[in-house]
The prediction has a mean pLDDT of 81. A computed fold for a 74-nucleotide RNA from an uncultured Candidatus Berkelbacteria bacterium, annotated as transfer RNA.
RNA sequence: GGGCUCAUAGCUCAGUUGGUUAGAGCAUGCGCUUGAUAAGCGCAGGGUCAGUGGUUCAAGUCCACUUGGGCCCA
Numbered sequence: 001g002g003g004c005u006c007a008u009a010g011c012u013c014a015g016u017u018g019g020u021u022a023g024a025g026c027a028u029g030c031g032c033u034u035g036a037u038a039a040g041c042g043c044a045g046g047g048u049c050a051g052u053g054g055u056u057c058a059a060g061u062c063c064a065c066u067u068g069g070g071c072c073c074a
Stems, first nucleotide, its partner, number of pairs: 001073007010026004019057001028044005050066005
């Protein structure tokens, strides 16, 4: 230098050929339970979906570029 791939909650990830409100598990906080813990059950907080622009009535999803991680070729 060229090609491929990934980026969604603190962590690991899902998100169906673009369409109701962006979700799960773990973690965190609170409550129930217990003599008190652990475990279990319930509830809650937490996201500019890496960034910018474009397409569209509508974008986490499609397109271009940029940034960062990984792999391959030279």
Notes:
Rfam family: tRNA.